[in-house]
Context: one part of a larger RNA
RNA sequence: CUGGGCGUAAAGGAUGCGUAGGCGGAUUAAUUAGUCAGUUGUGAAAGCCCUGGGCUCAACCUAGGAACUGCAUCUGAAACUGUUAAUCUAGAGUUUAAGAGAGGCAAGGGGAAUUCCAGGUGUAGCAGUGAAAUGCGUAGAUAUCUGGAGGAACAUCAGUGGCGAAGGCGCCUUGCUGGCUUAAAACUGACGCUGAGGUGCGAAAGCGUGGGUAGCGAACGGGAUUAGAUACCCUGGUAGUCCACGCUGUAAACGAUGAGUGCUAGGUGUUGGUGGUAUCGAAUCCAUCAGUGCCGUAGCUAACGCGAUAAGCACUCCGCCUGGGGAGUACGGUCGCAAGACUGAAACUC
Numbered sequence: 001c002u003g004g005g006c007g008u009a010a011a012g013g014a015u016g017c018g019u020a021g022g023c024g025g026a027u028u029a030a031u032u033a034g035u036c037a038g039u040u041g042u043g044a045a046a047g048c049c050c051u052g053g054g055c056u057c058a059a060c061c062u063a064g065g066a067a068c069u070g071c072a073u074c075u076g077a078a079a080c081u082g083u084u085a086a087u088c089u090a091g092a093g094u095u096u097a098a099g100a101g102a103g104g105c106a107a108g109g110g111g112a113a114u115u116c117c118a119g120g121u122g123u124a125g126c127a128g129u130g131a132a133a134u135g136c137g138u139a140g141a142u143a144u145c146u147g148g149a150g151g152a153a154c155a156u157c158a159g160u161g162g163c164g165a166a167g168g169c170g171c172c173u174u175g176c177u178g179g180c181u182u183a184a185a186a187c188u189g190a191c192g193c194u195g196a197g198g199u200g201c202g203a204a205a206g207c208g209u210g211g212g213u214a215g216c217g218a219a220c221g222g223g224a225u226u227a228g229a230u231a232c233c234c235u236g237g238u239a240g241u242c243c244a245c246g247c248u249g250u251a252a253a254c255g256a257u258g259a260g261u262g263c264u265a266g267g268u269g270u271u272g273g274u275g276g277u278a279u280c281g282a283a284u285c286c287a288u289c290a291g292u293g294c295c296g297u298a299g300c301u302a303a304c305g306c307g308a309u310a311a312g313c314a315c316u317c318c319g320c321c322u323g324g325g326g327a328g329u330a331c332g333g334u335c336g337c338a339a340g341a342c343u344g345a346a347a348c349u350c
Base pairs, nucleotide, nucleotide: 003322004321005320006319007304008303012318015200016199017198021194022193023192025088026087027086028085029084030083031082033081034080035077036076037075038074040072041071042070049065050064051063052062053061054060091191092188093187094186095185096183097182098181099180103177104176105175106174107173108172109171110154115149116148117147118146119145120144121143125136126135162169163168206247207246208245209244210243211242215241216240220236221235222234223233258317259316260315261314262313263312266295267294268293269292270291271290272289273288274287275286276285299306300305323350324349325348332343333342334341335340
């Protein structure tokens, strides 16, 4: 390389958009580039292979054949692929009418709670633990009442509920805005799928500049525990957590399962539509479409399990794997302010 694979053994890119490329629906006609059949030429000889022959055999030598799977040429075929032309509507899309939603961005608003500040009442404890101590408190704490300040997060509703490509998204209102679903027609007429490079988005932590800081809280101080205790427990507490702008580009970024299309028993729940049945009532029941769960047939699987949301049966395209360690290291390159990220070996060893 071929092959075989990628839920858990090595292996699906964190996730979109999209360039080149690859692949691509139905009908008719043309063409003959691919394809297929044949002709001619060439494909040196030797060797290999087959059948004979010669050295007493063999190695060796020798004759003939086959082969040389290729290239060129000409003739023919027209199903398939390609190309060209015309047409179609089942893929894809547009229009119309409805619908659900923590989808995104911005602005404004709200109440509960914690903390702090001021004042009132009030007196000796409070806090904390396995038990304590550090800590707070007679300079009046804790408790309780009133008023105020400020920051962060939004109880109940809440649901194997919803939305989003993923990360993720949850108080209320308004504005702007993306996607999705259903119904019935009409329209366009293959406009499609995938996607190397490229480009956007991308939790937390971290970085830069400027703000903010209630609670929590790496580091750090103290108290305990302990043989020790650079921990677990307690009391404090700085970065950070929050906001704006910029960077970083990684996660068990997980369904550890790439995207698309078609096909292949069922049962049961749930979310959002539509049609019908029925009714006081969309209470029920039936059908159907789109999602989301559980169980399960065939089949698959090393087993576990998967099972129309496939890990079943097939096709198209991309990514990736090829014994363990060394190592996601070294070196080089690209990117980054840095931290580091991406790309990514070998010696040696088992």
Molecule: small-subunit ribosomal RNA, central domain
Organism: uncultured bacterium